[in-house]
This record gives sequence, C1' cells and structure tokens, in this order.
RNA sequence: UAAGGAGUAGUAUAAGGGGAGUGCAGAGGGUUUUGAUCUCUCAGGUAUAGGUUCGAGUCCUAUCUCUUUA
Repeated sequence: UAAGGAGUAGUAUAAGGGGAGUGCAGAGGGUUUUGAUCUCUCAGGUAUAGGUUCGAGUCCUAUCUCUUUA
C1' cells in the first nucleotide's frame, strides 16, 4: 500500500429489515446463626457521520480502530 474479516452492557457472545437478548460479573431483596449455594428483581449497550426505507444492530457510502493475508 492492496484485499478480506470484525466493531452490540464491565467482559464474552446472539439478533438473517418490524418488541436489543443470553452467560459471567455488578447492585438490592428472600433463604441461612454468618458466609457460600439457591432464588427473585434491578441497572447498564449497537464505533463515528451520512444515505435508502413507513421502519436500520441488520442494507449502501465514507471515516476511525483492531485483526488476517499478500
């Protein structure tokens, strides 16, 4: 420099145009003599800027970051 891939919660990972979830982690409650375990609840997220669409995490363009190959 060129080509490909990826960017979603603290972390990992789904979502294939139509209510943005799950595990772990965090906070609170219940159980327990205490703790652990178990159980219930809560908070927290789509890299940035445009475009298409009635509607975009998803499709298109550009930029940024990471990564693979040459």